[in-house]
RNA sequence: CCUGUAAAAGCCAAACCCGGCGUGAGCCGGGGACGGAAAGCCAACGGGUCUUGCAGAAGACGGCCGGGUUGCCCGGG
Numbered sequence: 001c002c003u004g005u006a007a008a009a010g011c012c013a014a015a016c017c018c019g020g021c022g023u024g025a026g027c028c029g030g031g032g033a034c035g036g037a038a039a040g041c042c043a044a045c046g047g048g049u050c051u052u053g054c055a056g057a058a059g060a061c062g063g064c065c066g067g068g069u070u071g072c073c074c075g076g077g
Base pairs, nucleotide, nucleotide: 001076002075004073011036012035016031017030018029019028020027021026034063040069041068042067045066046065047064048061049060050059051058052057
């Protein structure tokens, strides 16, 4: 620098349940594992979906996709 077929160590944690917050999308904590090779971070990078609002607009999702950036392990150079 390239790659993610298989495996090991370690990591995260969908649905669902409980408690809390929010008008809401959703978020936080605990339990729980469907999955993940970035399911780490960026929503003030672009698209998309969703919420609130008559509207201007304001928000949610990084576990929807692309992109950016940092990084573990195995293998190859």

This is a predicted structure of a 77-nucleotide RNA (c-di-GMP-I-GGC riboswitch aptamer) from a Syntrophobacteraceae bacterium. NCBI's taxonomy places the organism under Bacteria, Thermodesulfobacteriota, Syntrophobacteria, Syntrophobacterales, Syntrophobacteraceae.